c-di-GMP-I-GGC riboswitch aptamer from uncultured Geobacter sp., 78 nucleotides, folded computationally. Rfam family: c-di-GMP-I-GGC riboswitch aptamer. Rfam links the family to the GO term cyclic-di-GMP binding. NCBI's taxonomy places the organism under Bacteria, Thermodesulfobacteriota, Desulfuromonadia, Geobacteraceae, Geobacter. Its mean pLDDT, the model's own confidence on a scale to 100, is 81.

C1' cells in the first nucleotide's frame, strides 16, 4: 500500500434455554457459539416471510439473503 493469513490485539454472535414485547413474521435482555474481514449503518431495488385485505393492494419483518449506497479497526508475509 494491502492480498484478507496456521500473526497479534479486539469486534460481531448462528442454533438452542431462560425472561420481557408484538395476532404475527420477528425483536430487547442475559446465558451460549454455528459462523464473519464489513455478521458495521441504512428497507433505496430484488428475494423471503407475517398480519390485514381479497380487486389491482395496505402495512410490517429481515442487513447473519442479494445488490445500490455510506462509514471503518488491525497489518502476518510480500
Nucleotide at each position: 500500500u494491502a492480498c484478507g493469513u496456521u500473526a497479534a490485539a479486539g469486534c460481531u454472535a448462528a442454533a438452542c434455554c431462560u425472561u420481557c414485547u408484538g395476532u404475527g413474521a420477528a425483536g430487547a435482555a442475559g446465558g451460549g457459539a454455528c459462523a464473519g474481514a464489513a455478521a458495521g449503518c441504512c428497507a433505496c431495488g430484488g428475494g423471503u416471510c407475517u398480519u390485514c385485505a381479497a380487486g389491482g393492494g395496505a402495512a410490517g419483518a429481515u442487513g447473519g439473503c442479494c445488490g445500490a449506497g455510506c462509514u471503518a479497526c488491525c497489518a502476518a508475509a510480500a